Annotation: A computed fold for a 98-nucleotide RNA from Calditerrivibrio sp., annotated as SAM riboswitch aptamer (S box leader). Model confidence (mean pLDDT): 84 of 100. Rfam family: SAM riboswitch aptamer (S box leader). Its family is annotated with regulation of gene expression in the Gene Ontology.
């Protein structure tokens, strides 16, 4: 990279560089952005999955990956009256295989 399995409506920012673009993929809408995007950096937060501790049941910790606008931002296939329900592909993450 590639499987496989689980989980994704909850939660959490500031400062420096930096200069125009971003919000995964087509296509379509909405949004965010020079009162600063993306990207790097330093601290700091959240706690999802491991881990420790606790433990009916649940907390806790913050070591390890992770993550810190909007439901994976919303639709794109069916139902359905919808702000509602179930898929399916595909995307994140986090264990384990290889």
């Nucleotide at each position: 990279a590639c499987c496989u399995u689980a989980u994704c409506a909850a939660g959490a920012g500031u400062g420096g560089c930096a200069g125009a673009g971003g919000g995964a993929a087509a296509g379509g809408g909405c949004c965010c952005u020079a009162a600063g995007a993306a990207g790097c950096c330093a601290c700091a937060g959240c706690a999802a999955c491991c881990g420790u501790c606790u433990c009916u049941u649940u907390g806790a910790c913050a070591g390890g990956u992770g993550c810190u606008a909007a439901a994976u931002c919303c639709c794109u296939c069916c139902c359905u009256u919808a702000u509602g329900g179930g898929a399916a592909c595909a995307g994140a993450u986090a264990a384990g295989g290889c």
Taxonomically the source falls in Calditerrivibrio (Bacteria, Pseudomonadati, Deferribacterota, Deferribacterales).